[in-house]
Order: sequence, then structure tokens, then C1' cells
RNA sequence: UCUCGAUAAGGGCAAAUCCGUCGUGAGGCGGAGACGCAAAGCUACGGGACUGAUGUAAAUUAGUCAGCAUGGCCGCCGAAGGAAACAGCAUUGAUAAUUUAUCAGUCAGCCGGGUUACCGAA
Repeated sequence: UCUCGAUAAGGGCAAAUCCGUCGUGAGGCGGAGACGCAAAGCUACGGGACUGAUGUAAAUUAGUCAGCAUGGCCGCCGAAGGAAACAGCAUUGAUAAUUUAUCAGUCAGCCGGGUUACCGAA
């Protein structure tokens, strides 16, 4: 120096949860708290996960509102039509949900890469 990591020494970090605070949100920060961690230090470079309050585009769905009026319904036969609860039609209009892509973000305690570092038994 590289690898490695002990029932070693001195220390370090802090999951869930709770409180405060910032954010639309994922989540961040501070306090309490310890499940764990030898890089659970730093870094969103690759993969992945997650978020977007009305981000953008496309597709799907007939869920909702409007629309239509085929069945059916009410009325009429001395004739006349009417309504839209139910089934149906339909993106024509709106809305909602979902998916994909894109954009903008979050996560380093999901994995890999990069980078820096304490201790020293075998």
C1' cells in the first nucleotide's frame, strides 16, 4: 500500500414510530427514539422504486355530467305526443380513472459505479 474485518479499543451513524417545521407530493431538516449499519460518509453516473397540487402528449375505459331516443316507459286509437329512472348509442362536449412516453423532481438505509476516510487481531 492492497485485501480483509475481531465478543479488540476509542468513538460514529440512526430504521419504524412520535413531535415541530418546510414542500402540492415523493420527501427534506430539527428534536425524541433505536431496527440495524464497517462506509448506514459524500456523489442521482447506470439500473430500480416513488412523486407531480390541473405539467405535456397519446391511448384505453361508457365511471360521472351534458347530448341522442333503438328497446322499454307514460299517454293516444274520436289519435298527440311526452319524459329520460332502466337497458342502449356516442367523443359530439366536459370530467374522472388507468396505462405508456416525455418533462420536472425525490430516494445514497434497493443494487451497481465513482470518490474520501477511523482502528488493526487473524
This is a predicted structure of a 122-nucleotide RNA (c-di-GMP-I riboswitch aptamer) from Elusimicrobia bacterium HGW-Elusimicrobia-2.
Lineage of the source: Bacteria > Pseudomonadati > Elusimicrobiota.
Of the family's consensus pairs, 94% are formed in the model.
The prediction has a mean pLDDT of 80.